[in-house]
The part of an RNA shown here (large-subunit ribosomal RNA, half A) has 1662 nucleotides and comes from a Saprospiraceae bacterium. The source organism's lineage runs through Bacteria, Pseudomonadati, Saprospiria, Saprospirales and Saprospiraceae. The sequence was found in a public genome assembly. It matches the Rfam family "Bacterial large subunit ribosomal RNA". The coordinates come from a structure-prediction model, not an experiment, and the mean pLDDT is 81.

Context: one part of a larger RNA
RNA sequence: GGCGUAUGGGGGAUGCCUUGGCUCCCAGAGAUGACGAAGGACGUGGUAAGCUGCGAAAAGCUGCGGGGAGGUGCAAACGACCAUUGAUCCUGCAGGUGUCCGAAUGGGGAAACCCUUCCAGGUGAAGCCUGGAAACCCGCAAAGGGGAGAAACCCGGGGAACUGAAACAUCUAAUUACCCGGAGGAAGAGAAAACAAUAGUGAUUCCGCAAGUAGUGGCGCGCGAACGCGGAUUAGCCCAAACCCCAUGGCAUGCCUUGGGGGGUUGUAGGGCCUGCAAAAAGGUUGGCAAUGCAAGUGGAACGUGCCUGGAAAGCGCGGCCAUAGCGGGUGACAGCCCCGUACACGCAAGAUUGCCAGCUGGGCGGGUACCCUGAGUAGGGCGGGACCGGAGAAAUCCUGCUUGAAUCCACCGGCACCAUCCGGUAAGGCUAAAUACUACUGGGAGACCGAUAGCGAACAAGUACUGUGAAGGAAAGGUGAAAAGAACCGCAAGAAGCGGAGUGAAAAGAGCCUGAAACCAUGCGCUUACAAGCGGUCGUAGUCCGAUUCGUCGGAUGGCGACGUGCCUUUUGCAUAAUGAGCCUACGAGUUACUUCCCGCCAGCAAGCAUAAGCCCUUCAGGGGCGAAUGCGCAGCGAAAGCAAGUCUUAACAGGGCGCGCAGUUGGCGGGAGUAGACGCGAAACCGAGUGAUCUUACCCAUGGGCAGGCUGAAGUCCCGAUAGUCUCGGGAUGGAGGGCCGAACCGGUAAACGUUGAAAAGUUUUCGGAUGACCUGUGGGUAGGGGGUGAAAGGCUAAUCAAACUCGGAGAUAGCUCGUACUCCCCGAAAUGUAUUUAGGUACAGCGUCGCGUAGUGGGUCGUGGAGGUAGAGCUACCAAUAGGGCUAGGGGGCUUCACCGCCUACCAACCCCUGAUGAACUCCGAAUGCCACGACCGAGCAGCGGCAGUGAGGCCCUGGGUGAGAAGGUUCAGGGCCGAGAGGGGAACAACCCAGACCAUCGGCUAAGGUCCCCAAGUGUGGGCUAAGUUGAAAAAACGAGGUGGGAAUGCACUGACAGCUAGGAUGUUGGCUUGGAAGCAGCCAUUCAUUUAAAGAGUGCGUAACAGCUCACUAGUCGAGCGUUCCUGCGCGGAAAAUAAUCGGGCAUCAAGCCCGCCACCGAAGCCAUGGGUCAGCAAUGACGGUAGGGGAGCAUUACGGCAGCACAGAAGGUGCGGCGCGAGCCGUGCUGGAGCGGCCGUAAAAGCAGAUGUAGGCAUGAGUAACGAUAAUGCGGGUGGAAAACCCGCACGCCGCAAGACUAAGGUUUCCUCGUUCAACGGUAAUCAGAACAGGGUUAGUCGGGUCCUAAGGAUAAGCCGAAGGGCGAUGCCGAUGGCAAGCCGGUCAACAUUCCGGCACCUGUUGCAGCUGCGAUGGGGUGACGAAGGGACGUAAGGGCUGCGAACUGACGGAAUAGUUCGUUGAAGCGCAUAGGCUUUGAGAGGGGCAGGCAAAUCCGCCCCUUGAGCUGAAACGCGAUAGUACGCCAAGGCCUCCGGGCGGCGGCGAUAAUGCCCCCAAGUUGACUUCCGGGAAAAGCCCCUAAGCUUCAGGCUGCAACAGCCCGUACCGCAAACCGACACAGGUAGUCGAGGAGAGCAUCCUAAGGCGCUC
Repeated sequence: GGCGUAUGGGGGAUGCCUUGGCUCCCAGAGAUGACGAAGGACGUGGUAAGCUGCGAAAAGCUGCGGGGAGGUGCAAACGACCAUUGAUCCUGCAGGUGUCCGAAUGGGGAAACCCUUCCAGGUGAAGCCUGGAAACCCGCAAAGGGGAGAAACCCGGGGAACUGAAACAUCUAAUUACCCGGAGGAAGAGAAAACAAUAGUGAUUCCGCAAGUAGUGGCGCGCGAACGCGGAUUAGCCCAAACCCCAUGGCAUGCCUUGGGGGGUUGUAGGGCCUGCAAAAAGGUUGGCAAUGCAAGUGGAACGUGCCUGGAAAGCGCGGCCAUAGCGGGUGACAGCCCCGUACACGCAAGAUUGCCAGCUGGGCGGGUACCCUGAGUAGGGCGGGACCGGAGAAAUCCUGCUUGAAUCCACCGGCACCAUCCGGUAAGGCUAAAUACUACUGGGAGACCGAUAGCGAACAAGUACUGUGAAGGAAAGGUGAAAAGAACCGCAAGAAGCGGAGUGAAAAGAGCCUGAAACCAUGCGCUUACAAGCGGUCGUAGUCCGAUUCGUCGGAUGGCGACGUGCCUUUUGCAUAAUGAGCCUACGAGUUACUUCCCGCCAGCAAGCAUAAGCCCUUCAGGGGCGAAUGCGCAGCGAAAGCAAGUCUUAACAGGGCGCGCAGUUGGCGGGAGUAGACGCGAAACCGAGUGAUCUUACCCAUGGGCAGGCUGAAGUCCCGAUAGUCUCGGGAUGGAGGGCCGAACCGGUAAACGUUGAAAAGUUUUCGGAUGACCUGUGGGUAGGGGGUGAAAGGCUAAUCAAACUCGGAGAUAGCUCGUACUCCCCGAAAUGUAUUUAGGUACAGCGUCGCGUAGUGGGUCGUGGAGGUAGAGCUACCAAUAGGGCUAGGGGGCUUCACCGCCUACCAACCCCUGAUGAACUCCGAAUGCCACGACCGAGCAGCGGCAGUGAGGCCCUGGGUGAGAAGGUUCAGGGCCGAGAGGGGAACAACCCAGACCAUCGGCUAAGGUCCCCAAGUGUGGGCUAAGUUGAAAAAACGAGGUGGGAAUGCACUGACAGCUAGGAUGUUGGCUUGGAAGCAGCCAUUCAUUUAAAGAGUGCGUAACAGCUCACUAGUCGAGCGUUCCUGCGCGGAAAAUAAUCGGGCAUCAAGCCCGCCACCGAAGCCAUGGGUCAGCAAUGACGGUAGGGGAGCAUUACGGCAGCACAGAAGGUGCGGCGCGAGCCGUGCUGGAGCGGCCGUAAAAGCAGAUGUAGGCAUGAGUAACGAUAAUGCGGGUGGAAAACCCGCACGCCGCAAGACUAAGGUUUCCUCGUUCAACGGUAAUCAGAACAGGGUUAGUCGGGUCCUAAGGAUAAGCCGAAGGGCGAUGCCGAUGGCAAGCCGGUCAACAUUCCGGCACCUGUUGCAGCUGCGAUGGGGUGACGAAGGGACGUAAGGGCUGCGAACUGACGGAAUAGUUCGUUGAAGCGCAUAGGCUUUGAGAGGGGCAGGCAAAUCCGCCCCUUGAGCUGAAACGCGAUAGUACGCCAAGGCCUCCGGGCGGCGGCGAUAAUGCCCCCAAGUUGACUUCCGGGAAAAGCCCCUAAGCUUCAGGCUGCAACAGCCCGUACCGCAAACCGACACAGGUAGUCGAGGAGAGCAUCCUAAGGCGCUC
């Protein structure tokens, strides 16, 4: 380490429970709001964070009613109180109060805030406080009304797309979603210019039918009425006009206009008018009386007991009782009689409903006449749209944007183009209940609905926490116990942590506590494991341990050794595959539901009939009963139809043919399918609608502010000099200071590389680099204002970490011919990967093949026989066609020769016919099988058609054979025939879907065989007989051309005892160095050749080696020696070489050689899930007997879960659940029992389903693995001593050391929102470690303003808008005025002080505005006029303060071992505001500062002001600094000294606080600010308003008002802590990033660069 077992931890499944949900039913109600709603903000409690309640009268106040003992909500505790003098409570009914926001309404606004005016009051001038009023629209100037909100329903105005049509455009989706306007409890519709059809109905609405009919329709997908019938409910009315009267106005003086009253309301026309008769009812409204029901509420029957069990009785036993009450809930387990209730009965102010009475109102029936009236820009027409079932069609009817345009009862409209007749009706005005729709809300009730991953998202502080700029998104989380009896006390411990005792309780159930599964993590015990390789099991068998035992043995745990053995799912021709998916466990997770749409089957009822639908009634309120033929299907068909009918149609037909006729249906239930719906589940990329976003170092633009160290260059212009006669011009110098100029910090950017890449960082760091006065960078406020849109110096860039069309929600469950997944068992059968067609090829339809049912014998299969059709294999070709090699013969042609030509000749050129030899063909055939096919017969034998339900398949693959194609390549491709795999296990082939053998129902420690094997691994022969191989060939999966004295066999041939072949010995010569060539060439570089001749036994003008050339060594050839066979060629068996690959090798291995190799025989044996045997199961069959591999798929039978009904039961003496053990069933599963558990649960028969999980990169939770691994976030750095403490690297103190120092210091805006302080406490969590510490937790405290910032002032961009304009609606634009700072604009400084604030408090010294009073002077007066306010960039300089530096002087302290120097050196200090006073440098100005006078047509009226003109006069205006006062303040320092710390107890350190006093009122350098709103230059020509000053208008006149001075008084609201380059902001973090502005010292230096330092701050939390 493994297996087993026991005990725990962890975790929160399961079971049980339910306060919460879901879906319905009945009834009510459908409100509310300017009398301030809905909804909120903020408050409100003795203590109070959340919820609830309430509103400054604040968990409440008053009255009436109810009720009757305890109360102060959830929610404890403490404290303090209330209550029979009636509390709390019901909060029942009616009142009071009701902050602020919100339609929000006095004005404004960033909702819950700010600021006004008037009246009244406190109170008295300003100021402050309290109460009231003050919005807009309609309306008449009033009364009054509107506005906003609300779940669905309703009406109207607008109005998609995905999708479907297998594409798409008409069409569909759909008059849907969505947006907008409006109303009500319902809305809308509604009282015929309607339907109908010769008969009739009689407003509308809704339900059931009619009917998926008539129609419509790229006549596609689809869409789809009406008439009529059955029901629900019922209800009808009022104006306009004629005419009459009154009033009003007008005039043409009898007519018209307008208003009121009467009259009148219709189609067999009616009314007016004339005439006659009647004068009532219904209804409405107001008042009175009565009844009814409704609220809080009241009464309300009947039980005891036990030696039972138990913690507890309601259980059990015994004996009773009530019941118009045995619904339900509770009580310590299961209660009619214990409690609350239930049946039943009772109860009330106001209000409501109904009835009666009274008052008011209301209003009728005829006849005559043909004079009047009866709805006009209307009906209708044209054009364009829309609505109807109707898509422009032959298209009626309805609506109308444009344009036309009637009639007037002798009239008009309609009846599906149009016309006529006929019929129905009377438009162009209006109102109208009920039946119908819906449910946010209230009360009551129900459920074969859920039970905490379910049910609403939410059982709990839930639309909460949290996320997002926003629209919006959106969780998790229930259970102690009967009762807190919630663990006193003790011990360990730093300890209210934790643990151990003790105690409570029935039980620790012990407090995120019922049960408490699994993953996972441990510990004890038994067995086992350190020479052994792999899906980890199965089978066999040792050993060890344990239990039982009848002592025979049986059972359990473990598993040394052996044999066999490559997971699951999916997808595939095919997967161990290195193809997909899954870390593990638990829970959840996918063929459902609806439909009077259709088909089929089974069961049931009735049957030539069957059945009701809506609705109604009854009722014991239950899946009850009855009524209800409207209507549907069937009973007759045929035809296009008229029509006819057991027939009919076609047709001339009495012919033929087609379709029919001899009859079974219908309704319901269940099941299998289809259709329409999301339709098995999950999944897009997208499309459309309505909204939300320019808070992003985002893009561009607008307004207003800010920023850019330092150095360099030196344009124009100007001045001077020179050149020139001279100007222009040119040259030089000086001055000058231009520039999308140069270098380079801040700042902006992002070139290159590295690092980083589970980062420090979802884009950075380091080094390097580009721009850096400009088309520059940046803050604040705003706009583009919305997505096919914006913006874009243009990259398809950017538009909130998202961009070739943002984000959010919705249509929506879009669609997905695609991928994945799809859940218990057993039994029977069992495919396909083919054909045809297809915008079709991975989809689908039909056919084929499967299954289930019906069904017949008409049929299928095999063998044999007989008889047929046929043109393949083969073969053949003087048998055709085509092609074809060689030869012969020889027409024809080419070429050559030939005289000029013809003729002719030659030809190893091409070549027909013919002949000889050879020979090809899918599209040749004189021929021609086998097999297959057809028919008949016989035998064997058991299936085949047909009809109907339901499929799946329509990717195939390999091998063999025959073909095509390819290259007579492919594990290629494509056909045909067969087999197998697919969907097939077993044996063999080492392993290996397809090859060989063989088709697995189960069991057997039985037998026989197949393929293949028999030396060992490894079952069976070291079998037998005969050969071969020497290569380990065999035996690499397989191998060639070619090569070779390998070897066996065979054949042929040659040489050989007259001596072969090989070896050895010897010879191998001469002409001659052949000739030529050559420098040389002599046998041997090369060339030539009758390579000749001679001597010989034999010897080449030479076979090789060799030399410069010779030489030399050899060979051929010959002799000798030896002594028997030696060669050559061909055929053949087995071998050799040829033979190179990638992680050691190998025939499967060891190994094997007369074999364990190869060949030929023979005899045995082994060998499978085959066959046989024995036993068993299921199916078929009466049986005998037979069958039972199986994917897609079809069919059948069962198990389990949850709930319901019925029957009968179990349970505290222990249900469910959990966890062991045993048994049963083929199996899904079931039963028994021990322990745990502590309250519910089985069985049987039926019924109904949210009904079974291993997988979906599934969902949620838990837990592993990686792993005690990586990391612990800038390498600026720590060390020591002391303190505290349980514990100190990190906390505190001290001493050293280190780091920053244009910052890592200081101030402030934004943003954050308590983080600030504590000598208060704490350390669980948070902090990347520890922590005594903390920006953590708990508690307490802290922010003080006339002058600082903002408001009460102003305006910019822009915003919102009375008027006005525009638009289907929502809404858009919009001048004046309003809002809006980033700008303008009245006023404070220094010092001190708290633990924490200070320009705010305190001290001192100032200033501003207003009111009143007093004094003096006085034309005052505005939203009108004028001036001022008031503005660019760059550049250079002067004066000059602060800061800084230097020099001395002075004050104080200190100072040196060895030497010098105390007349020395070092260090520190030597300071001081606003304001007031005084006024200088400088600037503008004689090119006139100003002043006076006169004139004027301008400044929208006026003006004494401004402007302009003329005359006179002549120096002012602005303005730093310095200086004086302020000035008794304060610093170094000295003295005293509390508390504290250390101590060697002598003292030392340090210091709150108090007291005291001294030193320059020197000089110099450099100079921010300021002077300066200046000056110079330039072109791009550089806000507005208030304020302030002057002027007048209306008006006012010695009042008011104004100016000046003095005094008194007044001076509101908001911010103010702290962080603020960062641990507090934006980045999810205590994050190396980002973040506007101000100050920013010293040395070196041009410098804010860089290095080192000061003040100050830090050492970056392991």